[in-house]
RNA sequence: GAUAAUGGCAAACCCAGAGUAAUCUGGGGACGCAAAGCCACGGGUCCUAGAAAUAGGAUAGCCGGGUUACCGAA
Numbered sequence: 001g002a003u004a005a006u007g008g009c010a011a012a013c014c015c016a017g018a019g020u021a022a023u024c025u026g027g028g029g030a031c032g033c034a035a036a037g038c039c040a041c042g043g044g045u046c047c048u049a050g051a052a053a054u055a056g057g058a059u060a061g062c063c064g065g066g067u068u069a070c071c072g073a074a
Base pairs, nucleotide, nucleotide: 001071008033009032013028014027015026016025017024018023031061037067038066039065041064042063043062044059045058046057047056048055049054
C1' cells in the first nucleotide's frame, strides 16, 4: 500500500461438541480484512465468585504496543 500478482484468513448464521458463563473447537458459510498471523504487556469491554475490596477466566475481528511474514508500482 496500487484498478498489480500469487495466494491467505473468515463475521453473522446453521450443525456437532466443550464450558456455570463470557466464549472456544471442528464442519458448512462469507460480512469483511495488507497482517482479520502470533503474543493478554497497558487500556477498554464481557463472564464467574464476592457485601465490598478483589480474585479467576474471556475477547488479538475493540484500541495501543511487541514480534514474525508475501509482493513490489508510486

A computed fold for a 74-nucleotide RNA from a soil metagenome, annotated as c-di-GMP-I riboswitch aptamer. Model confidence (mean pLDDT): 90 of 100. The sequence is in RNAcentral, with records from MGnify.